[in-house]
RNA sequence: CCCUAUACGGGUGAUGGAGUUCACCGUAACCGCAUAAGGCUAAUGACUCCUGCCGAAUU
Numbered sequence: 001c002c003c004u005a006u007a008c009g010g011g012u013g014a015u016g017g018a019g020u021u022c023a024c025c026g027u028a029a030c031c032g033c034a035u036a037a038g039g040c041u042a043a044u045g046a047c048u049c050c051u052g053c054c055g056a057a058u059u
Base pairs, nucleotide, nucleotide: 010025011024012023013022016050017049018048019047020046021045032040033039
């Protein structure tokens, strides 16, 4: 460097789907924040797109 065989190629990151990327986990990773109470932000871990939701403007 080439060929062959075998094994693995999974899951998770506070509400949906997809791509890229990062981190974590091997039954664990993970399961938002705040208050005495009342409550608040957000569809991302991060970026982008779609869908849904909220607000404003135009037709």
This is a predicted structure of a 59-nucleotide RNA (Fluoride riboswitch aptamer (crcB RNA motif)) from a Methanobacteriota archaeon. Its mean pLDDT, the model's own confidence on a scale to 100, is 78. The sequence was found by an Rfam model in a public genome assembly.